[in-house]
RNA sequence: AGGGUUUGAUCCUGGCUCAGAAUGAACGUUGGCGGCGUGGAUUAGGCAUGCAAGUCGAACGGACCAAGAGUAGCAAUACUUUUGGUUAGUGGCGAAAGGGAGAGGAACACGUGGGUACCUACCCCCGGGUCUGGGAUAGCUAGGCGAAAGCUUAGGUAAUACCAGAUAACGUCUCCGGACCAAAGGUGUGAUUCCACCUGGGGAGGGGCCCGCGUCCUAUUAGCUAGUUGGCAGGGUAACGGCCUACCAAGGCGAUUAUGGGUACGAGGUGUGAGAGCACGACCUCGCUCACUGGGACUGAGAUACUGCCCAGACACCUACGGGUGGCUGCAGUCAGAAUCUUCCGCAAUGGGCGCAAGCCUGACGGAGCGACGCCGCGUGUGGGAUGAAGGCCUCCGGGUUGUAAACCACUGUCGUAGGGGAGGAAAUGCCGGAGGGUACUCUCUCCGGUUUGACCUAUCCUAGGAGGAAGGACGGGCUAAGUUCGUGCCAGCAGCCGCGGUAAGACGAACCGUCCGAACGUUAUUCGGAAUUACUGGGCUUAAAGGGUGCGUAGGCGGCGCGGAAAGUCGGGUGUGAAAUCCCUCGGCUCAACCGAGGAAUGGCGCUCGAAACUACCGUGCUCGAGGAAGGCAGAGGUGAGCGGAACUCAGGGUGGAGCGGUGAAAUGCGUUGAUAUCCUGAGGAACACCGGUGGCGAAAGCGGCUCACUGGGCCUUUUCUGACGCUGAUGCACGAAAGCUAGGGGAGCAAACGGGAUUAGAUACCCCGGUAGUCCUAGCCGUAAACGAUGAGCACUUGGUUGGAGAUCCCUCCAUAGGUUUCCGGCCGUAGCGAAAGUGGUAAGUGCUCCGCCUGGGGAGUAUGGCCGCAAGGCUGAAACUCAAAGGAAUUGACGGGGGCUCACACAAGCGGUGGAGGAUGUGGCUUAAUUCGAGCCUACGCGAAAAACCUUAUCCUAGUCUUGACAUGCACGGAUUAACUCGUCGAAAGGCGAGCCACACUAGCAAGAGUGGAACGUGCACAGGUGCUGCAUGGCUGUCGUCAGCUCGUGUCGUGAGAUGUCGCGUUAAGUCGCUUAACGAGCGAAACCCUUGUCCUUAGUUGCCAGCGGGUAAAGCCGGGGACUCUAAGGAGACUGCCGGUGUUAAACCGGAGGAAGGUGGGGAUGACGUCAAGUCCUCAUGGCCUUUAUGACUAGGGCUGCACACGUCCUACAAUGGCGCGCACAAAGGGAUGCAAACUCGUGAGAGCCAGCCAAUCCCAAAAAAACGCGCCUCAGUUCGGAUUGCAGGCUGCAACCCGCCUGCAUGAAGCUGGAAUCGCUAGUAAUCGCGGAUCAGCAUGCCGCGGUGAAUGUGUUCCUGAGCCUUGUACACACCGCCCGUCAAGCCACGAAAGUGGGGGGCAUCCGAAGUCGCCGUGCCAACCGCAAGGGAGCAGGCGCCGAAGGUGAACUCCGCGAUUGGGACUAAGUCGAAACAAGGUA
Repeated sequence: AGGGUUUGAUCCUGGCUCAGAAUGAACGUUGGCGGCGUGGAUUAGGCAUGCAAGUCGAACGGACCAAGAGUAGCAAUACUUUUGGUUAGUGGCGAAAGGGAGAGGAACACGUGGGUACCUACCCCCGGGUCUGGGAUAGCUAGGCGAAAGCUUAGGUAAUACCAGAUAACGUCUCCGGACCAAAGGUGUGAUUCCACCUGGGGAGGGGCCCGCGUCCUAUUAGCUAGUUGGCAGGGUAACGGCCUACCAAGGCGAUUAUGGGUACGAGGUGUGAGAGCACGACCUCGCUCACUGGGACUGAGAUACUGCCCAGACACCUACGGGUGGCUGCAGUCAGAAUCUUCCGCAAUGGGCGCAAGCCUGACGGAGCGACGCCGCGUGUGGGAUGAAGGCCUCCGGGUUGUAAACCACUGUCGUAGGGGAGGAAAUGCCGGAGGGUACUCUCUCCGGUUUGACCUAUCCUAGGAGGAAGGACGGGCUAAGUUCGUGCCAGCAGCCGCGGUAAGACGAACCGUCCGAACGUUAUUCGGAAUUACUGGGCUUAAAGGGUGCGUAGGCGGCGCGGAAAGUCGGGUGUGAAAUCCCUCGGCUCAACCGAGGAAUGGCGCUCGAAACUACCGUGCUCGAGGAAGGCAGAGGUGAGCGGAACUCAGGGUGGAGCGGUGAAAUGCGUUGAUAUCCUGAGGAACACCGGUGGCGAAAGCGGCUCACUGGGCCUUUUCUGACGCUGAUGCACGAAAGCUAGGGGAGCAAACGGGAUUAGAUACCCCGGUAGUCCUAGCCGUAAACGAUGAGCACUUGGUUGGAGAUCCCUCCAUAGGUUUCCGGCCGUAGCGAAAGUGGUAAGUGCUCCGCCUGGGGAGUAUGGCCGCAAGGCUGAAACUCAAAGGAAUUGACGGGGGCUCACACAAGCGGUGGAGGAUGUGGCUUAAUUCGAGCCUACGCGAAAAACCUUAUCCUAGUCUUGACAUGCACGGAUUAACUCGUCGAAAGGCGAGCCACACUAGCAAGAGUGGAACGUGCACAGGUGCUGCAUGGCUGUCGUCAGCUCGUGUCGUGAGAUGUCGCGUUAAGUCGCUUAACGAGCGAAACCCUUGUCCUUAGUUGCCAGCGGGUAAAGCCGGGGACUCUAAGGAGACUGCCGGUGUUAAACCGGAGGAAGGUGGGGAUGACGUCAAGUCCUCAUGGCCUUUAUGACUAGGGCUGCACACGUCCUACAAUGGCGCGCACAAAGGGAUGCAAACUCGUGAGAGCCAGCCAAUCCCAAAAAAACGCGCCUCAGUUCGGAUUGCAGGCUGCAACCCGCCUGCAUGAAGCUGGAAUCGCUAGUAAUCGCGGAUCAGCAUGCCGCGGUGAAUGUGUUCCUGAGCCUUGUACACACCGCCCGUCAAGCCACGAAAGUGGGGGGCAUCCGAAGUCGCCGUGCCAACCGCAAGGGAGCAGGCGCCGAAGGUGAACUCCGCGAUUGGGACUAAGUCGAAACAAGGUA
């Protein structure tokens, strides 16, 4: 610090998402040790049990225990007393602290800074005092009631408990005379002196109250308030105060957000961040609030009291049913929960309460335990060790990797384990002794010595032993470090985003390997960051989201040039505060670190004070340039009202006229013989104002257009005369505001929603046509919206230019006028800089600045729902959420496409000729059938295609049947061994094959030989393997088709653009051509085009055999037959020729085109081969090759027979025809190109013929096929007929090939003689030696072409155009397309699912209001009952108490409203879903912009 994701690609806008840090966390896997921290965030839900606040006997009387003493007694024992101990009760202090929690509370609660009308126990300092008396009461004793809790009667007792009196100020009150107010003792032999007590003053610390400022969201909460605001009087309080009461007044608060609603303890701080900020408020500290819920007071210095009291309520427990008891948000613990610990130890330390003290109490606290919850540290070994072991994984089979890793060798000893030692946390207090000081003392201070105290933890050291006890988690497609194999096959699954998975998955699962962290690693949740994605720092608003429709104007904000003043803001100095902890810096302590200690800095704030006066605000006083006024002119569809005018239209009346008119793509509806349309005249009516008219004018916008008049608003120019900042903007508000619409009343010619009819159409609730009502018009009112647009708010200022229109002024040329110059305002265009994502904008800014207002924050849901306001209604304004998506979008680029445009081309159309589609047959395909009808090919670009030959063979996982298993074929290894091989024979069999018999081989070595040994081939057995026309052409190579022989496709450098890209390759000409020329920010180049190659057309040279024969000779019936010849033809080698070269014209002086000459040929002469970058996942795994998968007694191999030929049907390609341009017969002429040795075969003979027999010749310019080429031409017949056309079909008889023609070949003869008389919609080929027509040959092949490939013969017609159909090229345009129009995409309906709204109603929560009842209790009144202290001799009084009444008053009841949440038959739209239905609305002119 950025990255991923919208696109084919680009730039931008914009959201989503990731990498970081963090947490009181939870979950999953894993888990060695230690230190320091931390741990009920959920139900402020309910709680069993134990503990958490007591202490003082030196305040008090008792009781009990122990010991001693005394008296009585023999003793037990009783009594008295002393000392010590324990203690219920009275009394004192404490219990208001400490500890817990965050429910409530939006508030003076908190923070910060101030203030004072107040209080303060214990503590400190200072002054003064402590006198004399009295009456009770707990305890206790006795009795009663009760289950208990507890209550009660009588008797009697003490105090530092209570009361009275005295004293009484420097206290309190005061009318200034005066009046009033206190006390307690204890210890001790002994107290003015120690500890206590009373009173007054002061202090410290603590608290109460008041004020300035700060402190969340919401206006879909805009008005709130009756003790409310103030006053007077009184009450109350420690104290001010409506704090409370009575009376008086009518105030108080609010857009600077009152009131209401929601949410929330606040702060120091914490997390994050560069910061500003944003989020949070665990632990620790400060403050507040709470203690089962609500209310209340009492006591007290202090409470409205966590472990006190009273009442009400809910809940729980005990009960003898009468009645009682309780409050863990203290420490442990329990239940529910995803989740948060031990019912631990100790008061040793620190601190607190009480006490003179010892000491007691202390779940505060100190510690331990549990939890990887967090942070920090340590370890799980170290060094050597290559035959790179084994195993695993991969492999191109060579190897690589795991990997120095292990083993092995040598060491070490951290942590842990066992055992043993051990510093420290402890110093005080107390007591004893000693010394010194304080006057006295029982008191106290300092020092020294002795003595006393550890719950828990243990640094560290020693010993033992041995590498021994200690590594995992996530990830490996990109972001993001790290990849291979296998399995799976849109399944199972993954996923933070993009996205993976449909048979070769680096993305799923596993393995191996690797990467990152490491006692942890991941996931989830949440916060900040990245996000400049709420923009203060630091964003925007023409088109991406975003300028209000326009003006006036209130509050507010902002505001020209001087002078003087004061000092609010501002700036500077000083000072107080800003708690500690935290953060930061420095130093220090634990071996380091985490952690801890000390000092410093900081704490952007607030207060006080001194000063400055530039700026802002304020006060005073001036100025004129902003603004306004005045005078004189000017232009204008500015507004309102009234009047007037002509053209057109319709209607009515009349005339002429006579059959149609009208309307459309074409029609029809409609009108018309009752006379239309057309035409003329007259009249009536309403609406709108042609020409002028114009990127002209005016207006704030909406908007304004005939002429005249009246009234009226604004603007501009000139003069620079007046006022003196009077200004700009403008939330709320007010006004205006197109069209449509609404209300009422008029008006209504034309036009025209709705509606009717006619067409179109599959339909046509549309587009087109004929009609037609609201409406359009006027008056009065409402509505208040528009793509109300320049999609651009208003104002001011500044910033190079050119050009043009409108309204003025002015200057110059002698004057006038025009032109020209200068200048002001308004309206446009082009463009500089700049800006902008680009398009663009550019003095009319979208440039540069200032001021004010409005608005935006991903798409959809949605401008919807709900609430409110407005409206007669329609509806408008304000305006969400759930849910859902990973985009939606802007500008530009390249393509593709268009029922967009321009230019151009092609047998594309047109013009022609001949066909197909109809018939019969052939052939291929589909379908059907079948045991099988093997497979592939499927628009053009499959279908007489692979197949240039299916009777067997071919031939295949085609079928049936029979067989073989190292195999029909290849290679290697091991073993066997000379017969099982070959060969011959036999047998079974359809064959293949099986079984059996006979026979016996080769080379080498040594050997006389027999025979032996070795080896190879064969064979057998076994192992590796062979084999596969099995699958995948969507894993591939190669080859091929097609666009297309179309003219295109690219590159280098340069230039332009942020970029994709553009330029070049565009433009103008030209061409068959991106062919060439010119121009040109391009200049060049490559692949294509062309040329080079083959063939054909002319000529020449050379060469003449097998070809040729003019001349010469020979010869025949005839014949190049022979001698000979090279002239010619021809053959086959080489050359020539054609290049727009020449002439004329056109064109730009070009390229080129047109015409001509010459020439065999003329503008690439004809034909062929040659096929750019690419497209179609085109075709082929069945030519071949090949990855992967599958198969292995079978999907391999062999054999026989069958099938591929099967036939209701459909299609393609062909053949033959339908006839007279013909058929048949006879006669007769002229080719080219091929083939031939398992071959072509002459002549001759036979046969009607197919053919047969017999052979000559020929390995071919020689011989043969082969001859008669056929059509043509000549003659004859046929005479329009299903025929002398046509030949299918069938019968009989033959021929040939072949092992074999049944399924299933070809041919011949005789006989038979079907359909068919020129073919619907539609469709194909062809532009010249072409179409058409005629025959000939070849490949394949034993045989079998109507197919295919070639060859020649005869030989046309038409067109010279580009409107249309199809296809193509270039330029341009639009686009929402980019798997690219076979694209994209909208809405209803149907189905599923989700959230939301409405809804009769229904259930609950909240805060108020009204009313009823009214507990406890304070206060007030009464107090006849009760009553120790005081007065009184007494009676009685005073005071007090019980009790009663009253005000207030919680909970509760009732009622009417408000508000929020849930449920709700049904209903409404919305989102999302698989390929559903219907249409075709949008994107191209999207077919009606």

The prediction has a mean pLDDT of 83. This is a predicted structure of a 1489-nucleotide RNA (small-subunit ribosomal RNA) from a metagenome. The sequence is in RNAcentral, with records from SILVA.